[in-house]
RNA sequence: GCCGCCUUAGCUCAGUCGGUAGAGCGAUUCACUCGUAAUGAAUAGGUCACCAGUUCGAUUCUGGUAGGCGGCU
Repeated sequence: GCCGCCUUAGCUCAGUCGGUAGAGCGAUUCACUCGUAAUGAAUAGGUCACCAGUUCGAUUCUGGUAGGCGGCU
């Protein structure tokens, strides 16, 4: 220098052939207990990396940028 893949909650990851985003762990609260742990319930937490384009509508499609990983030279 060229090519490919990845970027979604605090962490690890799903997801949608375009229609208001989920799980597990973690956090908080409550129940249970003499108390703790465990268990159960609830709640909070996301501009879906960023900037544009297409579209009635984009996390999803297209282009670019940034970061990460791999391959070739």
A computed fold for a 73-nucleotide RNA from Paraoerskovia marina DSM 21750, annotated as transfer RNA. NCBI's taxonomy places the organism under Bacteria, Actinomycetota, Actinomycetes, Cellulomonadaceae, Paraoerskovia marina. It was read from a public genome assembly. Its mean pLDDT, the model's own confidence on a scale to 100, is 81. Rfam family: tRNA.